[in-house]
Annotation: The RNA shown here (transfer RNA) has 73 nucleotides and comes from Azoarcus sp.

RNA sequence: CUCGCUCUAGCUCAACUGGAAGAGCGCCGGUCUACGAAGCCGGAGGUUGCGGGUUCGACUCCUGCGGGCGAGG
Numbered sequence: 001c002u003c004g005c006u007c008u009a010g011c012u013c014a015a016c017u018g019g020a021a022g023a024g025c026g027c028c029g030g031u032c033u034a035c036g037a038a039g040c041c042g043g044a045g046g047u048u049g050c051g052g053g054u055u056c057g058a059c060u061c062c063u064g065c066g067g068g069c070g071a072g073g
Base pairs, nucleotide, nucleotide: 001072002071003070004069005068006067007066010025011024012023013022019056027043028042029041030040031039049065050064051063052062053061
């Protein structure tokens, strides 16, 4: 330098050939307990890496840039 894959909650990952984002763990509160842990109930938390485009509608498709991994020279 070229090519491929990847980027979603604090972490690990979903989202069904485009219909508008969810789970587990963690965190907070409640319940329980002499107090905790565990269990149970509830809750908060996201500009989907960033910018642009296509579309009535984009996590999803196209494009540029950036981070990570890999291959070739």

The source organism's lineage runs through Bacteria, Pseudomonadati, Pseudomonadota, Zoogloeaceae and Azoarcus. The sequence was found in a public genome assembly. It matches the Rfam family "tRNA". The family's RNA type in Rfam is transfer RNA.